Context: one part of a larger RNA
RNA sequence: CUGGGCGUAAAGCGCACGUAGGCGGAUUAUUAAGUCGGGGGUGAAAUCCCGGGGCUCAACCCCGGAACUGCCUUCGAUACUGGUAGUCUUGAGGUCGAGAGAGGUGAGUGGAAUUCCGAGUGUAGAGGUGAAAUUCGUAGAUAUUCGGAGGAACACCAGUGGCGAAGGCGGCUCACUGGCUCGAUACUGACGCUGAGGUGCGAAAGCGUGGGGAGCAAACAGGAUUAGAUACCCUGGUAGUCCACGCCGUAAACGAUGAAUGCCAGUCGUCGGGCAGCAUGCUGUUCGGUGACACACCUAACGGAUUAAGCAUUCCGCCUGGGGAGUACGGUCGCAAGAUUAAAACUC
Numbered sequence: 001c002u003g004g005g006c007g008u009a010a011a012g013c014g015c016a017c018g019u020a021g022g023c024g025g026a027u028u029a030u031u032a033a034g035u036c037g038g039g040g041g042u043g044a045a046a047u048c049c050c051g052g053g054g055c056u057c058a059a060c061c062c063c064g065g066a067a068c069u070g071c072c073u074u075c076g077a078u079a080c081u082g083g084u085a086g087u088c089u090u091g092a093g094g095u096c097g098a099g100a101g102a103g104g105u106g107a108g109u110g111g112a113a114u115u116c117c118g119a120g121u122g123u124a125g126a127g128g129u130g131a132a133a134u135u136c137g138u139a140g141a142u143a144u145u146c147g148g149a150g151g152a153a154c155a156c157c158a159g160u161g162g163c164g165a166a167g168g169c170g171g172c173u174c175a176c177u178g179g180c181u182c183g184a185u186a187c188u189g190a191c192g193c194u195g196a197g198g199u200g201c202g203a204a205a206g207c208g209u210g211g212g213g214a215g216c217a218a219a220c221a222g223g224a225u226u227a228g229a230u231a232c233c234c235u236g237g238u239a240g241u242c243c244a245c246g247c248c249g250u251a252a253a254c255g256a257u258g259a260a261u262g263c264c265a266g267u268c269g270u271c272g273g274g275c276a277g278c279a280u281g282c283u284g285u286u287c288g289g290u291g292a293c294a295c296a297c298c299u300a301a302c303g304g305a306u307u308a309a310g311c312a313u314u315c316c317g318c319c320u321g322g323g324g325a326g327u328a329c330g331g332u333c334g335c336a337a338g339a340u341u342a343a344a345a346c347u348c
Stems, first nucleotide, its partner, number of pairs: 004319003007302002012316001014201004021194003025088007033081002035077008049065006091191001092188002094185006103177007110154001115149007125136002162169002206247006215241002220236004258315006266293013297304002321348003330341004
């Protein structure tokens, strides 16, 4: 070198786009770089190996052979890979016609509820708990009716339903806009896959500036509980939660399962299309999603099983005992918080 792995044992980058690189459909001709064969040159000596020989043996030394797996050159072979020149349509894309959707951004708008304010009725409690108390209330609370203000979230529909690359997305309307599916196709003709670096997106919390602030609520205060109670429970309550712009760049960012392609029994749901049949709302079939069960096969087992963790190919990322440690130091990034890259001594 070859040889092992990554759902749960260590191990899939949070996700995408894409540079270099790696890999790449069918067919014809040509070339002969890789590849294969023959010849020639070279591959110093010593060493190594084999056969002999000399020191009493051995180490050591001498002779001969083989080898030196390499490089150069020349003549050939042409299946495969590569190069060049054509052709093709299955991969990929395009065109046309339909379709579904909480996909995104902006603007507008609706009702229920909580809170607060004003007014009416009304009177002694209300609230809260395991039980209480802090708290609110005769300066009229709680309850109830009407009016007003303001902010945030959208009950039912709602569904192992839908959409999105992931994060994620849910009242309604409009404007702009991305992707997807199905059907047809007489177009292009391999234009493809992956992707080190790089770039962009990226929940919540947090940060900066300016707004906003109903409810909730870190911190904080008080009341309880308790041996204590810096908690769980209760009454309050500020950042924050919301908006605009800018940063941060992390999560059990999970399917703990990278992306792509082909192949390999079925059965039953469900979502979006198409086709056929007739009893016109069903049946059959087909394409694309999303689930349950289950055969082959896989797995240490659990389980997975056409949405693979099966059988194969390509490319990337990652793992190599536990602790020390995702830490120190250094670099890069950040306003900071910190993020990222990432050891060693020592110890078991």

The part of an RNA shown here (small-subunit ribosomal RNA, central domain) has 348 nucleotides and comes from Rhodobacter sp. R074. The prediction has a mean pLDDT of 90. The RNAcentral record of the full RNA draws on ENA and SILVA. Its Rfam family is "Bacterial small subunit ribosomal RNA". Rfam links the family to the GO terms structural constituent of ribosome and ribosome. Taxonomically the source falls in Rhodobacter (Bacteria, Pseudomonadati, Pseudomonadota, Rhodobacterales).